[in-house]
RNA sequence: CAAUGAGGUAGAGGUCGCAGCUUUUAUGAGUACAGUGAACGAGACGCAGAGACGUCAAAGACUUCACUGGAAAGGAAAAGCUGCCGAAGCUUGGGCAUUUCUCUGGAUGCUUAAGCUGGGGCUGUUGCCGAAUAGGAACAGCACUGUCACGUUUGCAUGGAGCAGACGUGGAGCGCUAUCUUCAUG
Numbered sequence: 001c002a003a004u005g006a007g008g009u010a011g012a013g014g015u016c017g018c019a020g021c022u023u024u025u026a027u028g029a030g031u032a033c034a035g036u037g038a039a040c041g042a043g044a045c046g047c048a049g050a051g052a053c054g055u056c057a058a059a060g061a062c063u064u065c066a067c068u069g070g071a072a073a074g075g076a077a078a079a080g081c082u083g084c085c086g087a088a089g090c091u092u093g094g095g096c097a098u099u100u101c102u103c104u105g106g107a108u109g110c111u112u113a114a115g116c117u118g119g120g121g122c123u124g125u126u127g128c129c130g131a132a133u134a135g136g137a138a139c140a141g142c143a144c145u146g147u148c149a150c151g152u153u154u155g156c157a158u159g160g161a162g163c164a165g166a167c168g169u170g171g172a173g174c175g176c177u178a179u180c181u182u183c184a185u186g
Stems, first nucleotide, its partner, number of pairs: 001186002005182007014085001017084009033069007043056004047105006088117012118145002121142006128136002147171010
């Protein structure tokens, strides 16, 4: 001095990058629910099923109709703020908590293990989540985009190394770029 291995630090992708929080708006919905009146007449309710327990009920529950009043959560859009670039998300399994108690299951939240995804978009399918035709999730397809490798080629330039592009093919984030330290080797 060179390249390689190991470790550290700092960055990039996107004008719809990722996640969270706050405010506003629409939807939810004239729904749930409450009250009044009428009818019916024995069961009704708790996330689902079975059992238990509890609440309401002939002083009329439940259900139906009419009238009066009338929400909220989750999800969505916009704006702002915060933290960031495996940001984050998903799938499957385990554990814990909530849902009156037990069993089976479902839903929600936390945690853990393994696996997958570079990123967002559009389209399609679905018996999944959702009030929903919004949106989400899974799967598949389509191009786009960033990155690296290889090949061809253009410019700097007449040429080499190099730098910056274009096209084509392919790979994956345990990646890529920059930089620092260090082991052994030449």

Overview
Model confidence (mean pLDDT): 80 of 100. A computed fold for a 186-nucleotide RNA from Thermaerobacillus caldiproteolyticus, annotated as Lysine riboswitch aptamer.